[in-house]
RNA sequence: UCUGAAAAAGGCAAACUCCGAGGAAUCGGAGGACGCAAAGCCACGGGCCCGAUCCGCCGCGCAGUUAGGCGAAGGGCAGCCGGGUUGCCAAAU
Repeated sequence: UCUGAAAAAGGCAAACUCCGAGGAAUCGGAGGACGCAAAGCCACGGGCCCGAUCCGCCGCGCAGUUAGGCGAAGGGCAGCCGGGUUGCCAAAU
């Protein structure tokens, strides 16, 4: 360095519940453990989710102080994959 023990020490914490933030995705705290060797950190590429509000298009209505839909600005997910970066332990290879 590769690699990752039915190893040791230490670590993280899904679902769910409660409290809080948000329009939502989702996030923070407490409890709780499905799992995790980067389940530490970074939205750079792909992906997924939201999209109040603005904008564009479609569309609805007799009438707009505008039903609804799509796109998009924008936002979220690092526990979806890739990439970047930092790092604990040490059997076998």
Model confidence (mean pLDDT): 82 of 100. Predicted 3D model of a 93-nucleotide RNA (c-di-GMP-I-GGC riboswitch aptamer) from a Candidatus Omnitrophota bacterium. Rfam family: c-di-GMP-I-GGC riboswitch aptamer. Its family is annotated with cyclic-di-GMP binding in the Gene Ontology. NCBI's taxonomy places the organism under Bacteria, Pseudomonadati, Candidatus Omnitrophota. The RNAcentral record of the sequence draws on Ribocentre.